RNA sequence: CCGUGCUAGGCGGGGGGUUCGGGGUCCCCUGUACCGGAAACCCUCGAUACGCCGGGUCGACUACCCGUCUGCGGCCCGCGGAUGGCCGGGCAGCCCCCGGCAAGCGGCGUGGAUGGUCGGGUCCUGCGCGACCCGGAGCCGUGAACCCGGUCAGGCCCGGAAGGGAGCAGCCGUAAGCGGUGUACCGGGUGUGCCGCGGGGUCGCCCGGCCGGAGCCGGCUACCGGGAAAGCGCCGGCGGUUCGCAGGUCCAGGACGGGGCGCACGG
Numbered sequence: 001c002c003g004u005g006c007u008a009g010g011c012g013g014g015g016g017g018u019u020c021g022g023g024g025u026c027c028c029c030u031g032u033a034c035c036g037g038a039a040a041c042c043c044u045c046g047a048u049a050c051g052c053c054g055g056g057u058c059g060a061c062u063a064c065c066c067g068u069c070u071g072c073g074g075c076c077c078g079c080g081g082a083u084g085g086c087c088g089g090g091c092a093g094c095c096c097c098c099g100g101c102a103a104g105c106g107g108c109g110u111g112g113a114u115g116g117u118c119g120g121g122u123c124c125u126g127c128g129c130g131a132c133c134c135g136g137a138g139c140c141g142u143g144a145a146c147c148c149g150g151u152c153a154g155g156c157c158c159g160g161a162a163g164g165g166a167g168c169a170g171c172c173g174u175a176a177g178c179g180g181u182g183u184a185c186c187g188g189g190u191g192u193g194c195c196g197c198g199g200g201g202u203c204g205c206c207c208g209g210c211c212g213g214a215g216c217c218g219g220c221u222a223c224c225g226g227g228a229a230a231g232c233g234c235c236g237g238c239g240g241u242u243c244g245c246a247g248g249u250c251c252a253g254g255a256c257g258g259g260g261c262g263c264a265c266g267g
Stems, first nucleotide, its partner, number of pairs: 001267006009058003012030005020046005034055004064259007073250004078245006085238005091233001093232002096227005103221003106217003115211008123200006129193002131190006138181005148173004156165003
C1' cells in the first nucleotide's frame, strides 16, 4: 500500500418553551440529513445526564476535533417614539350647576327708565244674585180579592104582600205606596262665579293715573367666587402591542487555516 472480516461511530444541527437539570415529544430557524412505534396531570435519564423500543444501512471512507471570520434565527436587558388597555388621584383646563359684576354684544327706555305716590286687581270676609246638586211642595200616571168609599146586576136575608136590609163580581173613585215631572214655588248644600254691593288686608307681582327726568335688564361673551362629577383633558402607577437605537448571549449554515484517522487475518 492492497484485500477480507470486525468495532467505534455516522445516517442532521440549532434556538425557544418545558424541567431542579440533560435529552425527546411541541413551536420556530437552517435546508435535504434511514424506516417503524410510544410520549404533556408526558417519555427517558442524572453533571459519566445531549433520549427510549424494534429494524435497516454505511463503516474507518471522513462525515470527527480546534481556531479565525462571516452569519439565518432566537433569547435577555436598557433607552426613546407611537398606540391602545386597566387602576388610582380629584387638579389651573373642557363639560355641568349656583352666585357676583356690568367691560363688550344684545334687549327695554324721552312714544318717558329706575324711583316716589295714589288707585285698582290678585288675597280674606259678610250679604245679595246666579250656576250646579239634593230634598220637598205642586202636577201627571198608577194604585185595594175581603179587612176603603159610591153605585151595586145576579143571588141572599126579613116580610102574606107592599116594601125594607146587608152586600160579592163589575164599573166609577180614592188612601198609603210606587213611577214620572219638578225651569218658574219652598228648604238645604258647595273644590261654584271674567257677577253685584259692603268691610278688611296689601310683602311681592300685575294694570292704570300723577310727580319726576335717564337710566334699567342680565340672554350671550369676557372676568371674579363657590360647587358637583369623573365623560374628555391632566397627573401618578401597572402591564400589553409595535417601531427605532444601543448592549449582552446562544447559534443552523458558509469561507479559510490547522489537527487527528482503530482492531484481527492474509498478500
Description:
The RNA shown here (Bacterial large signal recognition particle RNA) has 267 nucleotides and comes from an Actinomycetota bacterium. The RNAcentral record of the sequence draws on ENA. It is recorded under the gene name ffs. Taxonomically the source falls in Actinomycetota (Bacteria, Bacillati). Its Rfam family is "Bacterial large signal recognition particle RNA". Its Rfam clan is "SRP clan".